[in-house]
RNA sequence: GGAACGAUGGGAGCUUGCUCCCAGGCGUCGAGUGGCGAACGGGUGAGUAACGCGUGGGAAUCUACCCGAUAGUGGGGGAUAGCCCGGAGAAAUCCGGAUUAAUACCGCAUACGCUCUACGGAGGAAAGGUGGCCUCUACAUGUAAGCUACCGCUAUCGGAUGAGCCCGCGUUGGAUUAGCUAGUUGGUGAGGUAAAGGCUCACCAAGGCGACGAUCCAUAGCUGGUCUGAGAGGAUGAUCAGCCACAUUGGGACUGAGACACGGCCCAGACUCCUACGGGAGGCAGCAGUGGGGAAUAUUGGACAAUGGGCGCAAGCCUGAUCCAGCAAUGCCGCGUGUGUGAAGAAGGCCUGCGGGUUGUAAAGCACCUUUGUGAGGGAAGAAAGGCCCCAGGCGAAUAGCCUAGGUGCUCUGACGGUACCUCAAGAAUAAGCACCGGCUAACUCCGUGCCAGCAGCCGCGGUAAUACGGAGGGUGCGAGCGUUAAUCGGAAUUACUGGGCGUAAAGCGUGCGUAGGCGGCUUGAUAAGUCGGAUGUGAAAGCCCCGGGCUUAACCUGGGAAUUGCAUUCGAUACUGUCAGGCUAGAGUAUGUCAGAGGUUGGCGGAAUUCCUAGUGUAGCGGUGAAAUGCGUAGAUAUUAGGAGGAACACCAGUGGCGAAGGCGGCUAACUGGGACAAUACUGACGCUGAGGCACGAAGGCGUGGGGAGCAAACAGGAUUAGAUACCCUGGUAGUCCACGCCCUAAACGAUGAGAACUGGCUGUUGGGGGAUUAACUCCCUCAGUAGCGAAGCUAACGCGUUAAGUUCUCCGCCUGGGGAGUACGGCCGCAAGGUUGAAACUCAAAGGAAUUGACGGGGGCCCGCACAAGCGGUGGAGCAUGUGGUUUAAUUCGAUGCAACGCGAAGAACCUUACCUGGACUUGACAUGCCGCGAACCCGCCAGAGAUGGCGGGGUGCCUUCGGGAACGCGGACACAGGUGCUGCACGGCUGUCGUCAGCUCGUGUCGUGAGAUGUUGGGUUAAGUCCCGCAACGAGCGCAACCCCUGUCCCUAGUUGCCAGCACAUAAUGGUGGGAACUCUAGGGAGACUGCCGGUGAUAAACCGGAGGAAGGUGGGGAUGACGUCAAGUCAUCAUGGCCCUUACGUCCAGGGCUACACACGUGCUACAAUGGUGCAUACAGAGGGCUGCAACCCCGCGAGGGUGAGCUAAUCUCAGAAAGUGCAUCUUAGUCCGGAUUGCUCUCUGCAACUCGAGAGCAUGAAGUCGGAAUCGCUAGUAAUCGCGAAUCAGCAAUGUCGCGGUGAAUACGUUCCCGGGCCUUGUACACACCGCCCGUCACACCGUGGGAGUGGGUUGCACCAGAAGUGGCUAGCCUAACCGGUU
Repeated sequence: GGAACGAUGGGAGCUUGCUCCCAGGCGUCGAGUGGCGAACGGGUGAGUAACGCGUGGGAAUCUACCCGAUAGUGGGGGAUAGCCCGGAGAAAUCCGGAUUAAUACCGCAUACGCUCUACGGAGGAAAGGUGGCCUCUACAUGUAAGCUACCGCUAUCGGAUGAGCCCGCGUUGGAUUAGCUAGUUGGUGAGGUAAAGGCUCACCAAGGCGACGAUCCAUAGCUGGUCUGAGAGGAUGAUCAGCCACAUUGGGACUGAGACACGGCCCAGACUCCUACGGGAGGCAGCAGUGGGGAAUAUUGGACAAUGGGCGCAAGCCUGAUCCAGCAAUGCCGCGUGUGUGAAGAAGGCCUGCGGGUUGUAAAGCACCUUUGUGAGGGAAGAAAGGCCCCAGGCGAAUAGCCUAGGUGCUCUGACGGUACCUCAAGAAUAAGCACCGGCUAACUCCGUGCCAGCAGCCGCGGUAAUACGGAGGGUGCGAGCGUUAAUCGGAAUUACUGGGCGUAAAGCGUGCGUAGGCGGCUUGAUAAGUCGGAUGUGAAAGCCCCGGGCUUAACCUGGGAAUUGCAUUCGAUACUGUCAGGCUAGAGUAUGUCAGAGGUUGGCGGAAUUCCUAGUGUAGCGGUGAAAUGCGUAGAUAUUAGGAGGAACACCAGUGGCGAAGGCGGCUAACUGGGACAAUACUGACGCUGAGGCACGAAGGCGUGGGGAGCAAACAGGAUUAGAUACCCUGGUAGUCCACGCCCUAAACGAUGAGAACUGGCUGUUGGGGGAUUAACUCCCUCAGUAGCGAAGCUAACGCGUUAAGUUCUCCGCCUGGGGAGUACGGCCGCAAGGUUGAAACUCAAAGGAAUUGACGGGGGCCCGCACAAGCGGUGGAGCAUGUGGUUUAAUUCGAUGCAACGCGAAGAACCUUACCUGGACUUGACAUGCCGCGAACCCGCCAGAGAUGGCGGGGUGCCUUCGGGAACGCGGACACAGGUGCUGCACGGCUGUCGUCAGCUCGUGUCGUGAGAUGUUGGGUUAAGUCCCGCAACGAGCGCAACCCCUGUCCCUAGUUGCCAGCACAUAAUGGUGGGAACUCUAGGGAGACUGCCGGUGAUAAACCGGAGGAAGGUGGGGAUGACGUCAAGUCAUCAUGGCCCUUACGUCCAGGGCUACACACGUGCUACAAUGGUGCAUACAGAGGGCUGCAACCCCGCGAGGGUGAGCUAAUCUCAGAAAGUGCAUCUUAGUCCGGAUUGCUCUCUGCAACUCGAGAGCAUGAAGUCGGAAUCGCUAGUAAUCGCGAAUCAGCAAUGUCGCGGUGAAUACGUUCCCGGGCCUUGUACACACCGCCCGUCACACCGUGGGAGUGGGUUGCACCAGAAGUGGCUAGCCUAACCGGUU
């Protein structure tokens, strides 16, 4: 102030219970004045390294509301909002006028206590409101005064609570931040504050802080606690609790008890919004919510029912505090997803050795249970206060009222909530995933993939058999979770307080003197700081721990205790440390005496040598080198003699020696001077040790100024070397080296070992001193101080150290914390400069490093082998041809072998076949094997088509066994299992082989040594062909290798005597072992003997062995062969064979015809034949061995110029045959020539084999007659019956491209000084950064791209110091103007 609504009272209309009116007088509602609160509660951590926090103390303070106490609360006044009127403005809002109230405001009075005081005194308060009652007083109904109760108000004291202030201690990193400070530090006085104080001001003094880290920079809220850890610690500061700070950014005050105030004000800035462009509004780090950012974090919910807060007398109101609900497996805890039975061990899946195994009692099936969930019904506790009523007591006049205690009294209050919980119903029903399975680390197979795709925490997987990738089966671990990522602690003794190190792994300052500091001998007393003990206070609660209690359990909640290792106060103890006082002499020092010394500084002196100069002699070189040249020299060098000049350094002595702190110090001598050792006494009385900073010294080299300069010698020049040679070598040569003065300040400044002290077995040498003994020079013993070698215990990762410690202890200092980046950059300090010192990070790697071991390697060493070199002989490389390979070509030129160790190799025989390749034509259970069914003996012959494979037709033939069913072998047909593959992988394999290498090695058991790898044995001294043997030895033995045993050959013997042999006897012949005979010889083939360093001499160690000799056929393995250790080369072979896996299956299989493997610009390997006279040719003629022969070798004889043909004796072979050996020898010829050499090539004619010689055979005859005249660089073989040379045979084979291969014999040399060198190998030793092992490893530049860092003319931003300009709000002061009621004074 009153619109609506309600109540009450009154009135009116009447339909008598409805409508209307009146009354701000009420409820109620709204604006304003006033009071209290808003400084609590809630949020956040930006700032802050601080009295901010923690802990323990302190004095100079305030504290609304609350409690206790004392005393008051008297009497006045003037305004002002609201409202009304007017005005300005878009709005926010503002202005003017009039009127008005108060517990709003202001005086006056009073003042126990209060404040000030000069002790006389002075100053300073207040406010009333509401309810009730008339006991007392007044009017006289009832009220007023009054009384009474309650709520207030004023002053003061005290308490409680809260707050302010001060102090001790604690509280991150950086010194590449070392000096900071002017109100700064203190004093006096004043001001200011609630209060001490430079808090502020005036004056005075010149202080204060700092290596125990000031100042500056960076980072950070602190704590109780939390996580981790055995602890000590480390990390951290979510939730809960205490404190602090902040509220859009900065500044400021106001109000108030309390703020410099999150949801107040003012100003400035940024931002957002409104606007009429004049001006205004805002502040979620309150609860929800939105946007953005982000890997990521919730609902614009319910209620004040409980707990608590504010206001109020109270009812009550407010409360995103709080209590609840919602969302998220985010965490902790609990529960479930069923239980029992169930073998045909189902089906399916997976694997498989094809038998099975596994999934797996798992499932199904059968029988049960019903938590959770679903549906239905019931149903607590969280509530006690409060209000009303009654009753008792106190105050009081009071039966008002208030307070206190009470009542089976009445009444009211639940957001959660369809709550928890209980009962009933149905029904296995509603409910399992994730990671992993190479090792660490529990858990394994298959398939796919093929260094791809991918995995990976570390090591590392994947290049065709992946337990490591992907899938599957199976398994393992957890389980409503499981993995990943990020972070912290642990393990990490890897910052080491507990609890590490520094000789070589990272690490001892180059050395000393010494400040601060740290540590410090024996003893007495005092003290009680450290130390130890007791008590008291405190150490908030929560948390952790222990014992109980409450939710069915637990998580969770709750009661009590313990603990909180700390701080403070106090009372004791006194051993040790400290402090004070006194004493001692063992540490340390001083004095006296003696001694050694390249200790230092300065001066003087000396000789040798180099160089230069002068003079003499003398002549052509000197010098230098791996070899040379540059250089010097006929203008006289080098060499040599004499003299002179000058500078530097000091031979011998000389030493593992001496001195010095280190760097360092070396002719002699003088002066000055430092230190040390020893011996005996005396004195001082802990005076000591170490030493951050500091100071001093500090090799060489370098710098500055001035000298000096002989030799040497960076730079430089020239000559060499070399691909080059800005080097090594040579000839010159300037700084420098030397002196004086001043700088530099570093070294592998090393013992890679800081200084001092004590203790702990020894031996040997040496330097200096002292003592003793003996002998009187042979010395020996003891001791102190130094300096070396070896070693005990002990230490050490090992190497090693070991009284001179790297042993055992103490004290102090310095230094280290993976490698690189880097001792670099930036900054500071020092320096004339050069540079020094201090000293990072980004980035990058998974190592870097030490010591020792085994190998391998070395243009390391020692020893020793081999046709390895050397000494020889003959070749290859040049020619032609043969053959193999590469390459090229091709339809195909099949495949393999590729340094030695592939290349006349697989291939001891490619015209077809072989044959694997190509072209074309055919077949599909197949050319071949096994099983099943059917038919037929098998088999043989002929004809036709075809290139053939093949197809068609015809003929002959009826076998063997039988239990009469049939069966065996063979052939044909059919279907299916399967066959087949010279397709791939030799880097999946077996077997076989090559090679180092016939090299002498390779290993094991036991023992011993070493932490270990490993060593020893096996090395050493000899010796050998040999790891052969001997000796020695912590080794003793053994195995595989060596050797021997085996075969051939060389001599002899025995036995045997045909097919072989023929001495003697005999026969026969032209001749011949042809014949009788013989058994001697040769020979054959069986068995023996023999050779073993056995014998002698010498050397050696008396050994092993070697050298020489004898004898012997043979002599030191007689010669040759077979024989190949552990291993190496992913050596070779899937095409001999075998074989895993993969691949093909009307073809990558099989058959057939033709072609190819035989190509040909070229390159290489291996060979043959030659180039000629040691030869060619012709004629004549001698002597082997070993082999082969019945689809075979073939004699004699005949034919042919010949290859060969015809014929066919003999021979299954010491019988016959191939089969004439050739070189040789004799004679002749050729005479140096592209030939009488050489034979390629080509032509013609033939022969043989074969189905067939075109592609593509061999041979013969005639003719032809090429290159080639001894071979560049380079390279191969061979050491004796060998090389060289000559022929013969065989395998394969129809034939043959064979000059190949494997064998056989004939003739038959030269040379080896020797081990320096080349190659390969063995043993020992040494170095190593190598271990895929030197074909190793590895360094630097350059090119390109990228990453990071430093510099950079500068430029932009941030932070900060100093100085200055402008300056809002605000506070205080001063001045001026203006306004003004109550108060004061004056005037009218």
Molecule: small-subunit ribosomal RNA
Organism: uncultured bacterium